[in-house]
RNA sequence: UAUUGCCAUUGGCAAACCUAUCGAAAGAUAGGGACGCAAAGCCUUGGGUCUACAGGAUCGAUUUCCCAUGAUUGCCAGGUUGCAGCU
Numbered sequence: 001u002a003u004u005g006c007c008a009u010u011g012g013c014a015a016a017c018c019u020a021u022c023g024a025a026a027g028a029u030a031g032g033g034a035c036g037c038a039a040a041g042c043c044u045u046g047g048g049u050c051u052a053c054a055g056g057a058u059c060g061a062u063u064u065c066c067c068a069u070g071a072u073u074g075c076c077a078g079g080u081u082g083c084a085g086c087u
Stems, first nucleotide, its partner, number of pairs: 012037002017032006035074001041080003045077003048072003055066003
């Protein structure tokens, strides 16, 4: 450069699990690892769910119950910002 084949492309994030660290825990962070995700980017504003150090009540008991100010955006909704194609 030509031909043929396949087909949107460039890419992005990262579940479970393992290791290390932090945390009372739920869980988070980093590395490994991919279950999946067109917002599985960001924000707890509303709801849901999880945990209960401290606090309150209770107990023979290191007991039991309540409680987020903690956590979850990969639970839902909402807000907001992106990439690509078509019209």

This is a predicted structure of an 87-nucleotide RNA (c-di-GMP-I riboswitch aptamer) from a Sporomusaceae bacterium. Of the family's consensus pairs, 95% are formed in the model. Its mean pLDDT, the model's own confidence on a scale to 100, is 83.